This is a predicted structure of an 81-nucleotide RNA (c-di-GMP-I-GGC riboswitch aptamer) from Desulfatibacillum sp.

[in-house]
RNA sequence: AAAGAUAAAGCCAAACCUGUCGCAAGGCAGGGGCGGAAAGCCACGGGUCCCUCACUGAUGCGGAUAGCCGGGUUACCAGCA
Numbered sequence: 001a002a003a004g005a006u007a008a009a010g011c012c013a014a015a016c017c018u019g020u021c022g023c024a025a026g027g028c029a030g031g032g033g034c035g036g037a038a039a040g041c042c043a044c045g046g047g048u049c050c051c052u053c054a055c056u057g058a059u060g061c062g063g064a065u066a067g068c069c070g071g072g073u074u075a076c077c078a079g080c081a
Base pairs, nucleotide, nucleotide: 004077011036012035016031017030018029019028020027021026034067040073041072042071044070045069046068047065048064049063050062051060
């Protein structure tokens, strides 16, 4: 340096419920706990979903998802084999 354990400390928190914001996808707060070793952060590539403004709609200096995958970046603890 790599290596993340049927271990330890600490951390995060799916579905669902309540409140709240948003046209929506969805966000935030509380409860909850399915899971997680980056389930910290960044929409850069792919995917998926949404889109008020008459309607349809996406070739949109549009939106959401980082708990879909890849990539970038930073970091706690431990030291089994």
The organism belongs to Desulfatibacillum, within Bacteria. Its mean pLDDT, the model's own confidence on a scale to 100, is 78. It matches the Rfam family "c-di-GMP-I-GGC riboswitch aptamer". Rfam links the family to the GO term cyclic-di-GMP binding.